[in-house]
RNA sequence: GCCGACGUAGCUCAGCAGGCCAGAGCACCGCCAUGGUAAGGCGGGGGUCAGGGGUUCGAAUCCCCUCGUCGGCU
Repeated sequence: GCCGACGUAGCUCAGCAGGCCAGAGCACCGCCAUGGUAAGGCGGGGGUCAGGGGUUCGAAUCCCCUCGUCGGCU
């Protein structure tokens, strides 16, 4: 330098044939329960969907550029 995959909550990931309020588990906070703790039950907060631009009535999802991580080739 070229090619490919990936980037979504603090962590691990789903969603990626465009429209369902962006979700799950763990973690965190509160409550219940207990003599107390853990486990358990109920509820809650937290996201510029890597960044920018484009297409569209509408984009996490399609297109382009950039950045980062990983792998391959030279």
Record summary:
This is a predicted structure of a 74-nucleotide RNA (transfer RNA) from a soil metagenome. Its Rfam family is "tRNA". Its family is annotated with triplet codon-amino acid adaptor activity in the Gene Ontology. Rfam classes the family as a transfer RNA. RNAcentral holds the sequence, with entries from MGnify.